[in-house]
RNA sequence: GCGCAUAUAGCUCAGGGGUUAGAGCAUCACUCUUAUAAAGUGGGGGUCGAUGGUUCAAAUCCAUCUAUGCGCACCA
Numbered sequence: 001g002c003g004c005a006u007a008u009a010g011c012u013c014a015g016g017g018g019u020u021a022g023a024g025c026a027u028c029a030c031u032c033u034u035a036u037a038a039a040g041u042g043g044g045g046g047u048c049g050a051u052g053g054u055u056c057a058a059a060u061c062c063a064u065c066u067a068u069g070c071g072c073a074c075c076a
C1' cells in the first nucleotide's frame, strides 16, 4: 500500500428497513436470613464508532473517515 471482518448498556452479544432498541452477566433497591451467600421480585444504565446520503421511515441500505483484528504485498 491492497483486501476482508468487526464497532449496539460497565462486560459478552442478539436484532439485517416499519414506529418505546433487547437478552445474559454485572450494578442498585426490596423480599428471604441473626447476618452473609444462594434464590426470588423490581429499578437505573444506550444520541447503535463519526460525518454525509437514499427513503414517508435507517442500528439495519450506500459513500467517506476513525479504531481494532486477520490476510496479502513491499522492505534493508
Stems, first nucleotide, its partner, number of pairs: 001072007010025004018056001027043005049065005
Molecule: transfer RNA
Organism: Patescibacteria group bacterium